[in-house]
Molecule: c-di-GMP-I riboswitch aptamer
Organism: Desulfuromonas sp. CSMB_57
RNA sequence: UUUCGAAAAGGGCAAAGUCAGAGCAAUCUGAUGACGCAAAGCCGCGGGUCCAUGUCCUUGGACAGCCGGGUUGCCGAA
Numbered sequence: 001u002u003u004c005g006a007a008a009a010g011g012g013c014a015a016a017g018u019c020a021g022a023g024c025a026a027u028c029u030g031a032u033g034a035c036g037c038a039a040a041g042c043c044g045c046g047g048g049u050c051c052a053u054g055u056c057c058u059u060g061g062a063c064a065g066c067c068g069g070g071u072u073g074c075c076g077a078a
Stems, first nucleotide, its partner, number of pairs: 004076002012037002017032006035065001041071003045068003048063005
């Protein structure tokens, strides 16, 4: 360095719910709260799912904690 994810150490993130706000909606933001996560860090490139408009199957949006991929990163047994 590339794989890999054992024991630990230092830590990190934050599901559902609730409150407030934004949005037509999917959903998102903040607070609270922890289901869990070795990338549950980041990226809409591919697949998929969801929403909406339009009146034509286009167009736009959402999900990175659906899967794959790209990229960066802590620790170090076999």